[in-house]
RNA sequence: AGGGGAUUGGUGUAACGGUAGCACGAAUGGUUCUGGUCCAUUUAGUCGGGGUUCGAAUCCCUGAUCCCCUG
Numbered sequence: 001a002g003g004g005g006a007u008u009g010g011u012g013u014a015a016c017g018g019u020a021g022c023a024c025g026a027a028u029g030g031u032u033c034u035g036g037u038c039c040a041u042u043u044a045g046u047c048g049g050g051g052u053u054c055g056a057a058u059c060c061c062u063g064a065u066c067c068c069c070u071g
Stems, first nucleotide, its partner, number of pairs: 001070007010024004018054001025043006047063005
């Protein structure tokens, strides 16, 4: 320099263009002599910017970071 892939709560991982879920974690309460287990409630997210569309995590353009291949 060229090509390909990845980016979603604190972590991991889903989601035909139509209400962004699940698990773990964290907080609060219940249960317990205490802790753990268990139960209930809550918490918190689409890498940035633009475009298409009635509607975008998803499609298009551009940028950022990381990984792989070629030179």
Predicted 3D model of a 71-nucleotide RNA (transfer RNA) from a Planctomycetota bacterium. Its mean pLDDT, the model's own confidence on a scale to 100, is 82. It matches the Rfam family "tRNA". About the family: Transfer RNA (tRNA) molecules are approximately 80 nucleotides in length.